A computed fold for a 101-nucleotide RNA from Peristeroidobacter soli, annotated as Guanidine-I riboswitch aptamer.
The source organism's lineage runs through Bacteria, Pseudomonadati, Gammaproteobacteria, Steroidobacteraceae and Peristeroidobacter.
Its Rfam family is "Guanidine-I riboswitch aptamer". About the family: This family represents a conserved RNA structure found upstream of the ykkC and yxkD genes in Bacillus subtilis and related genes in other bacteria.
The sequence was found by an Rfam model in a public genome assembly.
[in-house]
RNA sequence: GCAAUUUGCCUCUAGGGUUCCGAUCGCUUGGGCGAUGCUGGUCCGAGAGAGGCAGUCCAGUGACGAGGCUGGAUACACGGCGGGAUAAAAGCCCGGGAGGU
Numbered sequence: 001g002c003a004a005u006u007u008g009c010c011u012c013u014a015g016g017g018u019u020c021c022g023a024u025c026g027c028u029u030g031g032g033c034g035a036u037g038c039u040g041g042u043c044c045g046a047g048a049g050a051g052g053c054a055g056u057c058c059a060g061u062g063a064c065g066a067g068g069c070u071g072g073a074u075a076c077a078c079g080g081c082g083g084g085a086u087a088a089a090a091g092c093c094c095g096g097g098a099g100g101u
């Protein structure tokens, strides 16, 4: 100087709103209807949060081979405004972006 890789999924949490349930209030003969994010359940949910499974790379073993097995590595990470989806919003997506060091 050049090239490649630093990955994917699942579970959970920080967080998020209100489609459904519930709660509160009001209305209704009843069935139900409306309003309110409201401790919650369903739901969404982290590149820079946690865990797990795989993937990739290196070494050993396996015949000097393949499958397999064992061990190791998978670093670092300040970050708007604005826009988008969903019922709606968000550390979701745009985005390891713009910008900064």
Stems, first nucleotide, its partner, number of pairs: 007054006015044002020041002022038001023036005055074007076096001078099001082094003